[in-house]
RNA backbone atom coordinates (compact mmCIF):
# COMPACT_ATOMS: atom_id res chain seq x y z
C1' N A 1 0.00 0.00 0.00
C1' N A 2 -2.99 -2.72 -2.45
C1' N A 3 -6.98 -6.76 -2.49
C1' N A 4 -12.19 -7.95 -0.84
C1' N A 5 -10.14 -11.88 1.23
C1' N A 6 -12.15 -13.50 7.10
C1' N A 7 -13.16 -17.33 11.49
C1' N A 8 -15.26 -21.81 13.33
C1' N A 9 -18.31 -26.46 12.98
C1' N A 10 -19.72 -31.22 10.65
C1' N A 11 -17.84 -34.20 6.41
C1' N A 12 -14.64 -35.28 2.56
C1' N A 13 -9.97 -35.04 -0.49
C1' N A 14 -4.45 -35.48 -1.10
C1' N A 15 0.90 -35.32 -1.07
C1' N A 16 5.47 -37.28 1.94
C1' N A 17 10.61 -35.74 -2.28
C1' N A 18 16.10 -34.81 -3.48
C1' N A 19 21.71 -36.23 -2.35
C1' N A 20 25.30 -38.56 0.69
C1' N A 21 30.19 -41.78 4.70
C1' N A 22 23.21 -44.77 4.70
C1' N A 23 24.74 -44.59 12.02
C1' N A 24 22.68 -40.50 11.06
C1' N A 25 23.30 -36.14 8.41
C1' N A 26 22.13 -32.28 4.95
C1' N A 27 18.85 -29.64 1.22
C1' N A 28 13.49 -27.64 -0.15
C1' N A 29 9.33 -27.33 1.78
C1' N A 30 2.54 -25.26 4.42
C1' N A 31 3.92 -30.67 5.15
C1' N A 32 9.29 -35.27 4.07
C1' N A 33 7.15 -38.41 10.71
C1' N A 34 5.67 -43.22 13.24
C1' N A 35 4.25 -47.86 13.62
C1' N A 36 2.43 -52.57 11.09
C1' N A 37 2.13 -56.10 7.70
C1' N A 38 3.76 -58.75 2.42
C1' N A 39 8.32 -59.37 -0.56
C1' N A 40 13.90 -61.90 -3.11
C1' N A 41 14.18 -57.10 -2.08
C1' N A 42 17.09 -50.92 -1.18
C1' N A 43 10.15 -52.06 -2.83
C1' N A 44 4.89 -51.95 -2.48
C1' N A 45 0.65 -51.70 1.22
C1' N A 46 -1.57 -50.18 5.39
C1' N A 47 -2.70 -47.56 9.87
C1' N A 48 -1.90 -43.32 12.94
C1' N A 49 0.22 -38.40 13.18
C1' N A 50 1.80 -33.58 10.94
C1' N A 51 0.28 -30.16 7.62
C1' N A 52 -2.68 -28.32 2.71
C1' N A 53 -6.74 -28.32 -0.35
C1' N A 54 -12.18 -28.75 -0.79
C1' N A 55 -16.05 -26.04 -7.51
C1' N A 56 -14.81 -18.26 -6.94
C1' N A 57 -11.01 -26.09 -7.23
C1' N A 58 -2.82 -25.82 -9.82
C1' N A 59 -4.79 -29.20 -3.18
C1' N A 60 -3.07 -33.71 -5.80
C1' N A 61 -3.74 -36.76 -10.09
C1' N A 62 -2.59 -37.67 -15.50
C1' N A 63 0.37 -36.10 -19.75
C1' N A 64 5.42 -37.00 -17.47
C1' N A 65 11.26 -41.11 -16.47
C1' N A 66 8.02 -34.21 -20.08
C1' N A 67 9.87 -29.55 -22.72
C1' N A 68 13.19 -24.84 -22.15
C1' N A 69 16.05 -21.91 -18.35
C1' N A 70 21.94 -17.13 -17.90
C1' N A 71 18.96 -22.18 -12.24
C1' N A 72 20.86 -26.70 -8.21
C1' N A 73 25.58 -31.21 -5.22
C1' N A 74 20.88 -33.00 -6.09
C1' N A 75 15.28 -32.62 -5.63
C1' N A 76 13.46 -27.57 -4.86
C1' N A 77 13.64 -22.98 -8.06
C1' N A 78 11.58 -19.93 -13.24
C1' N A 79 9.35 -20.07 -17.47
C1' N A 80 5.88 -23.68 -20.43
C1' N A 81 2.96 -27.66 -20.54
C1' N A 82 -1.79 -24.80 -19.18
C1' N A 83 -8.43 -21.48 -21.92
C1' N A 84 -5.60 -29.57 -21.62
C1' N A 85 -7.90 -34.01 -19.09
C1' N A 86 -9.39 -35.02 -13.99
C1' N A 87 -10.39 -34.05 -8.64
C1' N A 88 -12.71 -33.66 -2.76
C1' N A 89 -19.30 -29.51 0.36
C1' N A 90 -22.22 -28.73 3.53
C1' N A 91 -23.51 -25.22 7.18
C1' N A 92 -23.09 -21.45 11.21
C1' N A 93 -20.95 -16.36 12.43
C1' N A 94 -18.39 -11.78 11.35
C1' N A 95 -18.09 -7.89 7.97
C1' N A 96 -19.40 -3.63 4.12
C1' N A 97 -13.41 -2.67 4.90
C1' N A 98 -13.38 -2.48 11.30
C1' N A 99 -11.17 -6.92 13.44
C1' N A 100 -8.71 -10.89 11.05
C1' N A 101 -6.71 -12.85 5.91
C1' N A 102 -3.29 -12.19 1.41
C1' N A 103 -0.36 -10.26 -1.82
C1' N A 104 3.76 -6.27 -2.91
C1' N A 105 7.43 -2.55 -1.19
RNA sequence: UUGACCCGCUGGGGGUGCACACGGUGCUGAGACAGAAUCGAUAUUCUGAUCCCCUUGAACCUGAUCUGGCGUAAUACCAGCGUAGGAAAGUGGAUGAAAGCAGCC